[in-house]
RNA sequence: AGAGUUUGAUCCUGGCUCAGGACGAACGCUGGCGGCGUGCCUAACACAUGCAAGUCGAGCGGGAAACUCAAGACGGCGGCUUCGGCCAAAGACUUGAGUGGAGAGCGGCGGACGGGUGAGUAACGCGUGAGUAACCUGCCCAUGAGAGGGGGAUAACAACCGGAAACGGUUGCUAAUACCGCAUAUUAUGCCUUUGCCGCAUGACAGAGGUAUGAAAGAUUUAUCGCUCAUGGAUGGACUCGCGUCCAAUUAGCUAGUAGGCGGGGUAACGGCCCACCUAGGCGACGAUUGGUAGCCGAACUGAGAGGUUGAUCGGCCACAUUGGAACUGAGACACGGUCCAGACUCCUACGGGAGGCAGCAGUGGGGAAUAUUGGGCAAUGGGCGCAAGCCUGACCCAGCAACGCCGCGUGAAGGAAGAAGGUUUUCGGAUUGUAAACUUCUGUCCUUGGUGACGAAGGAAGUGACGGUAGCCAAGGAGGAAGCCCCGGCUAACUACGUGCCAGCAGCCGCGGUAAUACGUAGGGGGCAAGCGUUGUCCGGAAUGACUGGGCGUAAAGGGCGUGUAGGCGGCCGAUUAAGUCUGAAGUGAAAGUCCUGCUUUCAAGGUGGGAAUUGCUUUGGAGACUGGUUGGCUUGAGUGCGGAAGAGGUAAGUGGAAUUCCCAGUGUAGCGGUGAAAUGCGUAGAGAUUGGGAGGAACACCAGUGGCGAAGGCGACUUACUGGGCCGUAACUGACGCUGAGGCGCGAAAGCGUGGGGAGCGAACAGGAUUAGAUACCCUGGUAGUCCACGCCGUAAACGAUGAUUACUAGGUGUUGGCGCGUAUAGACUCGUCGGUGCCGCAGCUAACACAAUAAGUAAUCCACCUGGGGAGUACGUUCGCAAGAAUGAAACUCAAAGGAAUUGACGGGGACCCGCACAAGCGGUGGAGCAUGUGGUUUAAUUCGAAGCAACGCGAAGAACCUUACCUGGUCUUGACAUCCCUCUGACCGACGAGUAAUGUCGUCUUUCCUUCGGGACAGAGGAGACAGGUGGUGCAUGGUUGUCGUCAGCUCGUGUCGUGAGAUGUUGGGUUAAGUCCCGCAACGAGCGCAACCCCUAUCUUUAGUAGCCAGCAUUUUGGAUGGGCACUCUAGAGAGACUGCCCGGGAUAACCGGGAGGAAGGUGGGGAUGACGUCAAAUCAUCAUGCCCCUUAUGACCAGGGCUACACACGUGCUACAAUGGCGUAAACAAAGGGAAGCGAAGCCGUGAGGUGGAGCGAAUCCCAAAAAUAACGUCUCAGUUCGGAUUGUAGUCUGCAACUCGACUACAUGAAGCUGGAAUCGCUAGUAAUCGCGAAUCAGCAUGUCGCGGUGAAUACGUUCCCGGGUCUUGCACACACCGCCCGUCA
Repeated sequence: AGAGUUUGAUCCUGGCUCAGGACGAACGCUGGCGGCGUGCCUAACACAUGCAAGUCGAGCGGGAAACUCAAGACGGCGGCUUCGGCCAAAGACUUGAGUGGAGAGCGGCGGACGGGUGAGUAACGCGUGAGUAACCUGCCCAUGAGAGGGGGAUAACAACCGGAAACGGUUGCUAAUACCGCAUAUUAUGCCUUUGCCGCAUGACAGAGGUAUGAAAGAUUUAUCGCUCAUGGAUGGACUCGCGUCCAAUUAGCUAGUAGGCGGGGUAACGGCCCACCUAGGCGACGAUUGGUAGCCGAACUGAGAGGUUGAUCGGCCACAUUGGAACUGAGACACGGUCCAGACUCCUACGGGAGGCAGCAGUGGGGAAUAUUGGGCAAUGGGCGCAAGCCUGACCCAGCAACGCCGCGUGAAGGAAGAAGGUUUUCGGAUUGUAAACUUCUGUCCUUGGUGACGAAGGAAGUGACGGUAGCCAAGGAGGAAGCCCCGGCUAACUACGUGCCAGCAGCCGCGGUAAUACGUAGGGGGCAAGCGUUGUCCGGAAUGACUGGGCGUAAAGGGCGUGUAGGCGGCCGAUUAAGUCUGAAGUGAAAGUCCUGCUUUCAAGGUGGGAAUUGCUUUGGAGACUGGUUGGCUUGAGUGCGGAAGAGGUAAGUGGAAUUCCCAGUGUAGCGGUGAAAUGCGUAGAGAUUGGGAGGAACACCAGUGGCGAAGGCGACUUACUGGGCCGUAACUGACGCUGAGGCGCGAAAGCGUGGGGAGCGAACAGGAUUAGAUACCCUGGUAGUCCACGCCGUAAACGAUGAUUACUAGGUGUUGGCGCGUAUAGACUCGUCGGUGCCGCAGCUAACACAAUAAGUAAUCCACCUGGGGAGUACGUUCGCAAGAAUGAAACUCAAAGGAAUUGACGGGGACCCGCACAAGCGGUGGAGCAUGUGGUUUAAUUCGAAGCAACGCGAAGAACCUUACCUGGUCUUGACAUCCCUCUGACCGACGAGUAAUGUCGUCUUUCCUUCGGGACAGAGGAGACAGGUGGUGCAUGGUUGUCGUCAGCUCGUGUCGUGAGAUGUUGGGUUAAGUCCCGCAACGAGCGCAACCCCUAUCUUUAGUAGCCAGCAUUUUGGAUGGGCACUCUAGAGAGACUGCCCGGGAUAACCGGGAGGAAGGUGGGGAUGACGUCAAAUCAUCAUGCCCCUUAUGACCAGGGCUACACACGUGCUACAAUGGCGUAAACAAAGGGAAGCGAAGCCGUGAGGUGGAGCGAAUCCCAAAAAUAACGUCUCAGUUCGGAUUGUAGUCUGCAACUCGACUACAUGAAGCUGGAAUCGCUAGUAAUCGCGAAUCAGCAUGUCGCGGUGAAUACGUUCCCGGGUCUUGCACACACCGCCCGUCA
């Protein structure tokens, strides 16, 4: 710092999305250790249990337990005993004294702090800065003074009573630092008088005099601690004020204690805080009131900053304590663990009544995606009480739980190539995992065990540690216990395989997935981060996407329809003054913590700690005086007034005019008129239309008329008059900044529409009829009502547009037009030059995304206003205002999409334009479509009717030839390393051939015959058998492909390099003027050149020359069987080599003097002579996996291979392509003439003979310019037929045959005889052809055993027509429009499902 996404591509506008950081987080997978932090964001929901506020006996009365002493009456361990008893301990009881001090009470201090929470609150609540001359302050500090003398009660306690309890009542006794008088008292307080001084003021301060009212408490260990009054301080609090503090105007008016006053009350204190009276005010567009939301701040996160968002932890303030209300006590509360009342809830109850308040620390339920232990200790820090010891302290210090966050450490280190095994992949060679592992040598952080062992603890000594036997230190042990998560199509670092097959799924955006997915799932590999990693949510950033810094508004969203003008904002020149803004200095404050800088410290870090900077702010004060503002004095250039002129469809009212339409009356006159693409409805013989004359009525004003004029806009057009607004020019007399803009407000405002009353000729929504059409609620026609017109009143909107707000200034020019003025020229009813105002065009700089704008800016600046913030939903809904209504104004959200859009580019397209071409049309000739047959296709049928081809560009196509074969199909029967290839092992010596059995046939079984080389091991070759690698597939995919082909199209196009233009896609060149068959050539030109195409070069053909002359030829010569047969010859024809020839070369004309065109000469041929081959960049996912090749998938005793038979030949039907015909330009018969190009050895096959014929026989000649196929036919000549289903036509059928072939049944061709169908020229429609062409006639060849009406060739005869390019089809170039780009077979709207 940017990136992706709108398009075929481009630039722009604009939204959406991503990469970063953060978190009191949650969820998924995973999880070794430590330090420091953090941990109910939801139900201010309800709470069991324990603890969280007590303390003082040095204030007081009383005093339990316990202990000591004394006395008494018991008791009887033990000792002694004379056994009678005596002495007598422990123990327990009673009384008294002492110590002791539990528990409760009176009293004092503290429970107003500390701790929790954020419900409420938009407020002087908070922040910041001031003020109190309007205030209070326990404990603490300082100073001064004092404490004399009295009194009466009351808890506790006792007795009695009530009650279940909580608790209460009556009577009686008692103490105090409890309570109450009296005395004394300062600088206390109230009142009166008075002096000085201060303050903006209310007033304050200091002093004097008088008068009135107020104190006290003791305790004790004799050290002290308390008590009262007063003053001051400190601390804490209270109140007031300036400024700041969220959203909504679809909340615009709110307010009666309301605003103020006099007087009271109340308070610590001011105050409508409260009360009585008086006044009628107060707040509000600088946002009152209302509604919604919210604790505020220091700060935190983010950001370059300005900002935006947040208000956990820590700190300051506020508010609250189950909900609402209230006061009491007190220095302080209207009081979290106090009181009272009310409500809800929970609990106890004897039903009469009572008890309670975790938003304290733990903890429970509930809610929720979600948030911890009913732990230890007062050792430290701090707090309360106490003289103190001390007691209390869930504040606090610690520990526990949680990867919730930040920081640190570890999971080993070095060596180690046979690059192991395994995995993955592979083109099978390898590559990768990978020094990774194994293995060797080390180390010991964390860990385990043992030992030692703190700081935190101070003040002179001693004592005192929850944490904790913790941290740290020492020793030993052993690599042992410790790695996951996400991602890998682009953005965004990282790629392969398999599976899946628009399924399953992914996805933050664009988008992946329909059989070869780097995007799904898995694996291998890789990338990133790491005890974490991802996801989700939220905030800031990126986003200049609300723009203060830092955006826009002609066409992308966006200028109000126009004016006038209020508030507001901004404002000319020269002085003076002031000091509000502004600048500058100083002071106070801006808490601490935090951030930043710099030291120190924990081994480092996080963390802790010292110092500094910063805190951009507010307040006070000194100064400056340029600029802005205020005040004041002037000026004239802005603005306005006056005077003199000219222009105008500016406005309002009244009047006048002519042309035209329609209607009425009358005349003339007769059959139509009218209307349309064509018609019809309509009008007309009852006289239309046409024409002439007269009349009525309404509306609009031709020509002039002009990107001319006027007006703010809407708008304004005959003429005259009246009234009236504005602008312009000239002049410079007057005023002296009086100006600009303008939220609200007010006014004007096309058309349509509404109301009332007129008017109504024409036009004409609605409506009616006629047409058109599939329909036609339309376009067209005939009628026609509102309306259009007038007056008055509403409406208030338009593409109200220059899609461009108003004002001012500045910034090259050129050329029109309109209204003025001036200098000059001098007579032209003008011109030149200059100037002011308006209105157009072109154009420079500049600006713009481009288009464009360009002194009439969209340029450069200034001021003010309006408006915009993705598309749709929607200018819709609701609310409000306005309106008679129609409706107008204001104006959302849910939801949904990843775009919507602007300008320009290249194509394609247009029932857009211009130009040009083609048998494209037209002009002609002949066909197809009707019949019969042949052939192909569809369909149907079938066991199978194998497959492919599908508009042109499939359909006599693949197929240049299906009886078997072909053959891919069907049925049946067989084979399984295979019919075919390579490799390995064993056996055999063959293979080939011959024979036999058997079968429908293959398969199967059997017999016979039979190698070569050799180093003797074996090898070569072949067959059989065997195992597995593999073979095989006309199985799928032509949308995975190569190759080949069709088509646009033999159309004239398609591109590149360099340069130039454009931000760019792109353009230019290739466009333009001519010309051509042609991007062919010429000229011009920011282009200059070049390539693939065109043309030419190649082949055939038309003329000639030359060479050569056999198997070809014969002019002349000879021979002759009369046949170029022979000799001879090569002149001619011909054959086949080499050449010539044609190039607009020549002439005339046109054209631009060019290219080129028209005509002509010569020539066999003339403007490409005719024909062929030759097919640019590309289009159609065009055709072909069945010619071949080939990726992937599929089959493997079958989807492979073999055999027999069948099928591809089926047949109601439909279509294409042909053949033969329908006849006399003909059929038949007889006899005659003339070709070219081909083929021939498993061949062509002559003569001769046989057969009516197909053919048979025969076998001469010929591997062919020699022989054969081979007869050419149409034609011409003669004869016949005479218009008929025929002497036309030949289908169909019968019989008999011929030929090929193992074999003609399904299913061949041909022959003879007999049979003799349809058909008499073909509807709509449609095809070919421009000259040796169409038409017509025959001949040949390939394939082939046989089979052609097909295909490919050959020659014979041999026409007609083209005015022309309007139209149909196809194509080319330029231009224009476009919301198309899968490109009009496009896109897209509505309804229905």
A computed fold for a 1393-nucleotide RNA from an uncultured bacterium, annotated as small-subunit ribosomal RNA.
RNAcentral holds the sequence, with entries from ENA, Greengenes and SILVA.
Its Rfam family is "Bacterial small subunit ribosomal RNA".